The part of an RNA shown here (small-subunit ribosomal RNA, 5' domain) has 501 nucleotides and comes from Anaerolinea thermolimosa. It matches the Rfam family "Bacterial small subunit ribosomal RNA". Its family is annotated with structural constituent of ribosome and ribosome in the Gene Ontology.
[in-house]
Context: one part of a larger RNA
RNA sequence: GGAUGAACGCUGGCGGCGUGCCUAAUACAUGCAAGUCGGACGGAGGCAUCAGUGAUGGUGUCUUAGUGGCGAACGGGUGAGUAACGCGUUGGUGACCUGCCCCGAAGAGCGGGAUAACAGAUCGAAAGGUCUGCUAAUACCGCAUGAGCUCUCACGGGUUAGAGGGGUGAGAGGAAAGGCCGGAAGGCGCUUUGGGAGGGGCCUGCGUCCCAUCAGCUAGUUGGCGGGGUAAAAGCCCACCAAGGCGAUGACGGGUAGGGGGCCUGAGAGGGUGACCCCCCACAAUGGAACUGAAACACGGUCCAUACACCUACGGGUGGCAGCAGUAGGGAAUAUUGGGGAAUGGGCGAAAGCCUGACCCAGCAACGCCGCGUGCGCGAAGAAGGCCUUCGGGUUGUAAAGCGCUUUUCUCAGGGAUGAGGAAGGACAGUACCUGAGGAAGAAGUCUCGGCUAACUACGUGCCAGCAGCCGCGGUAACACGUAGGAGACGAGCGUUAUCC
Repeated sequence: GGAUGAACGCUGGCGGCGUGCCUAAUACAUGCAAGUCGGACGGAGGCAUCAGUGAUGGUGUCUUAGUGGCGAACGGGUGAGUAACGCGUUGGUGACCUGCCCCGAAGAGCGGGAUAACAGAUCGAAAGGUCUGCUAAUACCGCAUGAGCUCUCACGGGUUAGAGGGGUGAGAGGAAAGGCCGGAAGGCGCUUUGGGAGGGGCCUGCGUCCCAUCAGCUAGUUGGCGGGGUAAAAGCCCACCAAGGCGAUGACGGGUAGGGGGCCUGAGAGGGUGACCCCCCACAAUGGAACUGAAACACGGUCCAUACACCUACGGGUGGCAGCAGUAGGGAAUAUUGGGGAAUGGGCGAAAGCCUGACCCAGCAACGCCGCGUGCGCGAAGAAGGCCUUCGGGUUGUAAAGCGCUUUUCUCAGGGAUGAGGAAGGACAGUACCUGAGGAAGAAGUCUCGGCUAACUACGUGCCAGCAGCCGCGGUAACACGUAGGAGACGAGCGUUAUCC
């Protein structure tokens, strides 16, 4: 000098765009953050209407607890753990998976038994159950058919380090909802399978902080055979066998740490760093486990244990903000319990639409960057006042006053968007912007002035009070302390502290 997610002191007019718990991965009141589909299903309730004396029944429509489907594994948060194939990069997968989406092929035949809702009974303070009875489905089950699918066997050929890949034949095995909407056409769905796209799993060469005052480490340890297991290779797991494997090119141990794109600095090499944004990983009070599912070992799912907190009728229950706000606490320190779903995107739905603290906006904060303003011209050999003085004067200083002008900004009034691709609507927003009126009107500070280093005098003080980044100032004329006048620098900021280069 540059830089910062900064803080502190003094000061503070406006706008645009960004950014805002770095500390306690501390504890959390309250609200919201993941639902949706009645065009899968049977009910229940409301309304309208028709028939009926009525009970009731039919039709239409609205609402929906439940069964069922899809979603809830995305999106959002955090950085605790992790020195690791975690990340980055290069390859491999003949060792693999893939819901929804796209392209292609084929198919959907016949049956069955339940169950929630509901009704009744009943237990419990509650949370929540238990028993009996009834019922539907795109819920569940059986049989059939079935290939280029799966398995076994055989044949034959090639690529390979090696092959579990591909072809031919035989045998065996295993599907489905003929549902929903529609007058129909048709559409949406269902099953099996080939391919694709996108996504993922696993393996791998290389790279990836400090300590040798850590030098030896290792028993599933290293390898083999056989088996289990997985979507899949593998000591991943198990039985048996062998005795291996790693290490000064740093094993093992300890400390620290999420990694990268990037960011800061620097001429570069390098050094530092990993806030915001993007990619990957890990985590969801702590520890463990599996279930469902295409995918989880699952932040707002389940079970167990632990700590903590809450409710209780003392028998027993409930909870997890490292989602958005917000609270307490900690701290030098970090915001609103705001609006909207209009835009972009996501989930569900045939659609209308519903949901969306993702997101888009608004609010707070000079926290940062950028831009603008606080006026412009004229105006005395120079008012007053202040300060200094050699008492002559000097300086503040064209500065003020005064005269003329302008209106960015400001205040008030009127108009008023783009975004918003077809009609309407649309948070932001009566905002930006435009026009008119008014009036210099409402808007300057901070630090410094001994040298480094740009800027000097007076008074006070008297090694005191104090200053200080280094050298150093202060003990009676202090350009170094305090105040004043003046000056210098920067300017809605200025200075200090901390950290990096």